Background
This is a predicted structure of an 84-nucleotide RNA (transfer RNA) from Stutzerimonas azotifigens DSM 17556. The prediction has a mean pLDDT of 81. The sequence was found in a public genome assembly. Taxonomically the source falls in Stutzerimonas azotifigens (Bacteria, Pseudomonadota, Gammaproteobacteria, Stutzerimonas). Rfam family: tRNA. Its family is annotated with triplet codon-amino acid adaptor activity in the Gene Ontology. The family's RNA type in Rfam is transfer RNA.
RNA sequence: GCCUCGGUGGCGGAAUCGGUAGACGCGGCGGAUUCAAAAUCCGUUUCUGGCGACAGAGUGAGAGUUCGAGUCUCUCCCGAGGCA
Numbered sequence: 001g002c003c004u005c006g007g008u009g010g011c012g013g014a015a016u017c018g019g020u021a022g023a024c025g026c027g028g029c030g031g032a033u034u035c036a037a038a039a040u041c042c043g044u045u046u047c048u049g050g051c052g053a054c055a056g057a058g059u060g061a062g063a064g065u066u067c068g069a070g071u072c073u074c075u076c077c078c079g080a081g082g083c084a
Stems, first nucleotide, its partner, number of pairs: 001083007010026003019067001027045006046057004060076005
């Protein structure tokens, strides 16, 4: 230098054919249980603003296509693997 794959909440990891972003697990927080704890069970858990109803933002960065993009196209950044 070229090719392939990947980048999504605190972490891992889904999202089928472009149609409610974050299923499921781990972790956190609150509770039940216990003499106390572990294990187990229940609730909750992206971020910001708001007492709240709610509003806004958010898939590595930017642009494009589209009514609509995590998903398709282009450029760039980062990581893994391969070729030279």